[in-house]
């Protein structure tokens, strides 16, 4: 700081996934040790048991125990009383609000304890607890009577003062209201004591603590747009510590809201915490402030202080005790258990510190708090040892077997002692005598053992780190891209390595990386994205000069921004975590000055913006109303007569009832030829034949006028092409739907024949379109050229020139861009507005407004993919185009496709029919020779170190050979014969063993190597430059020309390789050297060599004076002469492990090898390359002529006998230019005379010959006999362009022989045709379009069918939540009344009365209940609607190439 991933490569776009930090975490392995933190994130679930607030005998009476000098005293306890119990802990449920933070206010307010000031504390009263006694109850607990005390209660006096009420009174103010002040009235108090105190009353002050009002600030939603009835105010009351609609009465109609009000959702807020460069994102758990809450809910006592966590009532659910009559409870305290969940500690110790509570105090309480305890939950340190120790032990992995890794690592040596173990000593925390839970702990000394003590993840990029085996799209693995289908570096194990290390992965979230929500910092022609146009409201934004103010701004200073935290120094624990001190820092907000440019207010002026007047100007601007003419149908007549319409082609249609065609007449509706165009003109949609009325608007010109009156433009309104809805006309032509005719597998289509809506009018709705320039308005700036079109002005003879405005179009600097391209912006800049944020889902579903409908506007989500895209590149590709070839077509020969037959293949067969080659480019191929051999297959029957090599061991009548016996044979037995080299050790050789040999076993998709094919096509390529951000282009394209990238011109290209060609080899002509054959010479003719000769050289033409090309001379031969060899970069995972050779697999008593027979030779059929035929250009027979290439010693065989004949018996010659092997077609002549023949020769019979070990499956060839299909071949298809084709025949390898009619080579004879490039095929260049890149045999849509998976709708069903109305009403506060009952105070006094209280009853309000009807949200649900996913299911073929009817949008 960035990386990986769309593609064949490329640029951007864009999305998703990683590397980093982070945690109150969980899980998985693993686990030694200290500190320091942290430790129910879920069920605000229920809660066993212990403890978490008491204290005061110096308020007071008494009990009980204990002492006693008998005066009393002490300890300890319930009860009166006094403080506390509103603190401290817990929790985050509930709250979106003054609930928090922050800054202020409070002239509207309380404060107990505590400080500090004045003033005071005098004298009475009457009760009750407890206590006694008697009752009720299971219990909780209660009831009547009686006694008693206080700092418990109540009067009275006293008032510094303190409260009311009326007055004065002044300061600031908008007002009301304050300090100061005057008069009536009202109001206190409490004692205890150890005599030193310490309470206690009233006023004031202060200090902390509160209450209340403001102002700014912090979520999400508009698919919640209207909220409110105490609502918003006023006036009076009440209330309260206090301001107030807090509360009631009564008036009045206001309040809040698009700067988001109400409503719904979620969330305690803060200081900080985490992550980031920042800015900003996410958090609010420890710990600090604050707020809320305490089983859900309501309420109010007591108090200074609660609407009270461990207090009181009342309701509800729930638990529990119960003698059924009634009780009792509230862990979100601190431990603890149960539930829940991935998951969260000890029913510990102590008050010793700190700090609260009471007390004078001693001290008593304190799960606050201090410790410890449990967890690697997090940080931090630290040790698991140090040093030395071969060219490197074992073991273990690799190996190419040589060796390398683990590896100085171990082992040995030699030292240390942190930690541990034992012992000894030992702070501190404790100020101040005395008292430490933790603690004999930290630390510190000695002794002692190197000792107990390492793991986890990874190793295919990204990402540091490889190799073996094992599996074999299996198992599994992945964060993404992806790995696995037989050599996996990506699975799984091992070896090695990498990386962290008491931890390491994995999950999970949060931030970053992501400039991927863009303030900082982003975008909208084509990638996602500009609203269909305008108008206009709020709102945002605003021209020049001058003045004033000073909110913005901008500056000083003061206040505040708790502490902790976080930076920075410094200092205390052996260091670090931890922590003390200090200094900044908090970028906020308040206040008081001060500045005065710039926004802003306000004032005053002004003309450049804007806008109004005045002339002319432009147009299919727009409404309405008339008129015109060609045209199509119609109708009516006339004329004619048989068609006619329509297509690729045809048919339905029309028409002899007279069509179509042609004249005339007439009717009735839409649209207006030509002008007509990059034309014009509106805001857009749109607008088009004359005329006219009405109208709207834009540009020029000269002035003049108003005085910034401008821009924009959320909501909002208006207008909006088709199509489509409504009511009413209208309907020539067109023409969805529909019929009908064709196409076609089908054709609900693309063609034709018709047709109804509808197109057309009027007046209503709809409101969308690829409604586009895919380009919002508005204003100003930036270089040219050309053309259009409308002014105005000058100027010419002009239709000439120049100047000056407005619109409309091509090309372009610069500059923008991903690139295409913009350049009247897509360039430079403002202002304002709409919008986008991966792709599908889906512009869909709910909802909510609109519409008669149809629909439209708004606008999600589950889920699900790792891309979707945009612009250019190379290719391949088109039922895309251009230019060119090729026996490609066409023009011609001959055939193949039928027949027989041969041979190969398919299929079947079969113990085996061995194995391979499969469109072209597999199928007379591998096989140039399958009777046996071969032979790889099959049955039978043997063999097991074997063929080779290497080490052991053994062997002397030893290798070796063998009559003969058995056996299909291999084998197996076996009398007898019976060696070789030697340095005399042995060797060889042979038996035995262990390595191993062997395998035509697999894999040609692991390979060499060879070889088909495109293609003998012309064409693949590179260095350098140069364009291009890049792929990648240029070169190679372009004009000509070639068989050719052949060659020339041209060009930012200049060169160069590998192909072409040329050098090679046969042929074709001549010359020369050399000469074997020959009885012998000459020449010649061959044969070898060598040389000449063709070069568009000459000559005309053409072409550009060129490259070249048409013709021509001359020659043997002319424009490559002809034929071979040669085969570019590359393509098909072509083919071949069965020709070799080779990696891995595999088998090894078999998959190896040996032997006999058998198969490779079957045989209903299909193909596929041939032969032979069908005949008369012919078959037969007699005669007769002429090749060349080659081949021959186990051969080739002359010539002679024999045989009808293969042959066979003799035999000369020849290792061959000498000897053989040796010619047919042709030519003469003769016969057959169109016949299944005197064509064809299968097939079957008999006889033979030869090769051979052997011809039965299964050989050739010979002879007689026997004559089968077949009369020229269907749809298709092959070759070939000249010595070819088509006939003729000959030869050679293979080979004992031969299934050769094959292959390969030779020669003989010896044509025809070629206008030409539409079409077919295959190729080459360039150009087009593409959504293909495995490349068209691509790619890709929808339905329907299986399966999964989440959603909508769904008669309805189930609970929920917040309102409303009505009944009903608990506690209780208030209010109202009152006959019961009552000491303190008054009257009166013997009774009684009175104020008060207590109790009752009653109204108001009320938590809950009930009943209702709606409102939101939500489970669920028969069916149902589409979606989305899912190796090969089904029917078409809709796009993508003119996708075959161009595609697309409404």
């Nucleotide at each position: 700081a960035g990386a990986g991933u769309u593609u064949g490569a490329u640029c951007c776009u864009g999305g998703c996934u990683c590397a980093g930090g982070a945690u109150g975490a969980a899980c998985g392995u693993u686990g030694g040790c200290g500190g320091c933190a942290u430790g129910c994130c879920u069920a605000a679930c229920a809660c066993a048991u212990g403890c978490a607030a008491g204290u005061c005998g110096a308020a007071c009476g008494g009990a009980a125990g204990g002492c006693u000098u008998c005066g009393g005293c002490c300890u300890u306890c319930a009860g009166u009383g006094g403080c506390g119990c509103a603190c401290g802990g817990g929790u985050g449920c509930g709250u979106a609000a003054c609930a928090c933070g922050u800054a202020g206010g409070u002239g509207a307010c309380c404060u107990g304890c505590c400080g500090c000031g004045c003033a005071g504390u005098g004298g009475g009263g009457g009760a009750u607890a407890a206590c006694c006694c008697u009752c009720g109850g299971a219990a909780a607990c209660g009831a009547g009577g009686g006694c008693u005390a206080a700092u418990a209660c109540c009067g009275c006096a006293u008032a510094c003062g303190c409260u009311g009420u009326c007055g004065g009174g002044g300061u600031u103010u908008u007002g009301a209201a304050a300090a100061c002040u005057g008069a009536c009235a009202g109001c206190a108090a409490a004692g205890c004591u150890u005599u030193a105190g310490u309470g206690c009353u009233g006023c004031g002050c202060g200090a902390g603590g509160g209450g209340c009002c403001u102002g700014c600030g912090g979520c999400c939603u508009a698919u919640c747009a209207g909220g409110u009835a105490g609502u918003u105010g006023g006036u009076g009351a009440g209330g309260u510590a206090a301001c107030g609609g807090c509360u009631c009465a009564c008036c009045a109609a206001g309040c809040c809201g698009c700067u988001g009000a109400c409503g719904g959702g979620u969330a305690g807020c803060u200081g900080a915490c985490c992550u980031g460069a920042g800015a900003g994102g996410g958090u609010g758990g420890u710990c600090a402030g604050c707020c809320a809450c305490a089983g859900g809910g309501g309420a109010a006592c007591u108090g200074a202080g609660a609407g009270a966590c461990g207090g009181u009532c009342c309701c509800c659910a729930c638990u529990c005790c119960u003698a059924c009559g009634g009780g009792a409870g509230g862990c979100a305290g601190c431990a603890g258990u149960g539930a829940g969940g991935a998951a969260u500690c000890u029913u510990g110790g102590g008050c010793a510190a700190u700090g609260g509570g009471c007390g004078c105090a001693a001290g008593c309480c304190u799960g606050a708090c201090c410790c410890a305890g449990c967890a690697a939950u997090g940080c931090c340190g630290c040790g698991u040892g140090u040093g030395g120790g071969g060219g490197g032990a074992c073991g273990c992995c690799c190996u190419u077997c040589g060796g390398g890794g683990u590896g100085u690592a171990a082992a040995c040596c030699a030292c240390u002692u942190u930690a541990g173990u034992g012992g000894g000593g030992g702070a501190g925390c404790a100020g101040c005598a005395a008292g430490g839970a933790g603690c004999g702990u930290a630390c510190c000394c000695c002794a002692c053992c190197a000792a107990c003590c390492a793991g986890u993840c990874a190793c295919g990029g990204c990402u540091a780190a490889c190799u073996a085996c094992g599996u074999g799209c299996c198992a599994g693995c992945a964060g993404c891209c992806g790995c696995g289908g037989u050599a996996a570096g990506a699975c799984g194990u091992a070896g090695g390595u990498g990386g962290c290390g008491a931890a390491c992965g994995u999950u999970a979230u949060c931030c970053g990386g992501a400039a991927u929500u863009a303030c900082u910092g982003g975008g909208c022609g084509u990638a996602a994205a500009g609203g269909g146009u305008c108008c206009g409201u709020a709102g945002g934004c605003g021209g020049c000069c001058u003045c004033g103010c000073c909110a913005g701004c901008c500056u000083g200073g003061c206040g505040u921004g708790a502490a902790a935290g976080g930076g920075u120094g410094c200092g205390g624990c052996u260091u670090a975590c931890c922590u003390g001190c200090a200094c900044g820092a908090g970028c906020g907000c308040g206040u008081c000055g001060g500045g005065g440019a710039c926004u802003g207010c306000g004032g005053g002026g002004c003309u450049a913006g804007a806008a109004u007047c005045c002339g002319g100007u432009c147009g299919a601007g727009g409404u309405c109303g008339g008129c015109g003419g060609a045209a199509u149908u119609c109708c009516c007549g006339g004329u004619g007569u048989a068609g006619u319409g329509g297509u690729g082609g045809a048919a339905u249609g029309c028409g002899u009832a007279g069509a179509g065609a042609u004249c005339g007449g007439g009717a009735g509706g839409a649209a207006c030829c030509u002008c007509g165009c990059g034309g014009g003109c509106g805001u857009a949609a749109g607008c088009a034949g004359c005329c006219g009325a009405c109208u709207a608007g834009g540009g020029c010109g000269a002035g003049a006028u108003u005085g910034a009156c401008g821009c924009u433009g959320a909501g909002g309104g208006a207008c909006g092409a088709a199509a489509g809805c409504g009511u009413g006309g209208g309907g020539a032509g067109c023409g969805a739907a529909c019929a009908g005719g064709a196409u076609u597998a089908g054709a609900u289509a693309c063609c034709c024949u018709g047709g109804u809506a509808g197109u057309c009018c009027a007046c209503g709705c709809c409101g969308u379109a690829a409604a586009c320039g895919a380009u919002g308005u508005g204003u100003g700036c930036u270089c040219g050229c050309g053309c259009c079109u409308u002014g105005g002005c000058c100027u010419u003879g002009a239709g000439u020139g120049g100047c000056u405005g407005g619109g409309g179009c091509g090309c372009u600097c610069a500059g923008c861009a991903a690139a295409c391209g913009c350049g009247c912006a897509a360039g430079c800049a403002c202002a304002c507005c709409g919008c986008c944020u991966g792709g599908g889902g889906a512009g869909u579903a709910c909802g909510g407004c609109c519409g008669c409908a149809a629909g439209g506007c708004u606008a999600a989500a589950a889920c699900u993919c790792a891309a979707a895209g945009g612009a250019a590149u190379u290719g391949a590709c088109g039922g895309g185009g251009g230019c060119c070839c090729g026996c490609a077509c066409a023009a011609g020969c001959a055939g193949c496709g039928g027949a027989g037959c041969g041979u190969g293949u398919g299929g079947u067969u079969u113990a085996a029919u061995u194995c391979g080659a499969u469109g072209c480019a597999a199928c007379g191929c591998g096989c140039a020779g399958a009777a046996c051999c071969u032979u790889a297959c099959c049955u039978a029957g043997g063999u097991u170190u074997g063929c080779a090599u290497g080490c052991g061991a053994g062997u002397g009548g030893u290798a070796g050979g063998g009559a003969c016996c058995u056996g299909a044979a291999a084998g197996g037995g076996g009398a007898c014969c019976g060696a070789c080299c030697u340095u005399c050790g042995g060797g060889a050789g042979c038996u035995c063993g262990c390595a191993c040999u062997g395998g035509u076993g697999c894999u040609g998709c692991a390979u060499g190597g060879c070889u088909g094919u495109c293609g003998u096509c012309a064409g693949c390529u590179c260095g350098u430059g140069u364009c291009g951000u890049g792929a990648g282009a240029u070169g190679u394209u372009g004009g000509g020309u070639u068989a050719a990238g052949u060659c020339c011109c041209g060009c930012a290209a200049c060169g160069a390789g590998c192909g072409c060609a040329a050098c090679c080899c046969c042929u074709g002509u001549g010359g020369c050297c050399u000469g074997u054959u020959u009885g012998a010479c000459c020449u010649g003719u061959c044969a070898g060599g060598c040389c000449a000769g063709a070069c568009c050289g000459c000559c005309c033409g053409g072409g550009c004076c060129a490259a070249c090309u048409g013709g021509g001379a001359g020659g043997a031969a002319g424009g490559u002469g002809g034929g071979g060899a040669u085969g570019a970069c590359g393509u098909c995972a072509a083919g071949u492990c069965a020709g070799c050779a080779u990696g891995g697999c595999c088998u090894g008593u078999a998959u190896a090898u040996c032997u006999a027979g058998g198969g490779c030779g079957a045989c209903a059929c299909a193909c596929a390359c041939g032969c032979u035929a069908c005949a008369a250009u012919g078959g037969c027979g007699c005669g007769u002529a002429c090749a060349a290439c080659g081949g021959g010693c186990a051969g080739c065989c002359a010539c002679c006998u024999c045989g009808c004949g293969a042959g066979a018996g003799g035999g000369c010659g020849c290792g061959a230019a000498u000897c053989c092997c040796c010619a047919a077609a042709g030519c003469g002549c003769g016969u057959c005379g169109u016949a299944g023949u005197u064509c064809g020769g299968a097939u079957u019979g008999g006889a033979g010959u030869c090769u051979g070990c052997a011809a039965c499956u299964c050989g050739a060839c010979u002879c007689c006999a026997u004559g089968a299909a077949g009369g020229c071949g269907g749809a298709g298809u092959u070759g070939c362009u000249a010595g070819u084709a088509a006939c003729c025949g000959c030869g050679c390898g293979u080979c004992a022989g031969c299934c050769a009619u094959a292959g390969u080579g030779c020669g003989g004879u010896g044509a025809a045709u070629g206008c030409g490039u539409u079409c077919c095929c295959g190729g080459g260049c360039c150009u087009u379009g593409u959504a293909c890149a495995c490349a068209c045999c691509g790619c890709c849509c929808g339905u329907c069918a299986c399966g999964u998976c989440a959603u909508g709708g769904g008669a309805g069903u189930c609970g929920g939540u917040a309102a409303c109305a009505c009944c009903u009403g608990a506690a209780g506060u208030c209010g109202g009344c009152c006959a019961g009952c009552c000491a303190a105070c008054c009257c009166u006094u013997a009774a009684g009365g009175g104020a008060g209280g207590c109790g009752g009853c009653u109204g108001c309000c009320g938590a809950g209940g009930g009943u209702g009807g709606g409102a939101c949200g939500g489970g669920u649900g028969a069916c149902u609607g589409g979606g989305a996913c899912g190796a090969a299911g089904u029917c078409g073929u809709a796009a993508c190439a003119a996708g075959g009817u161009a595609g697309c949008c409404g």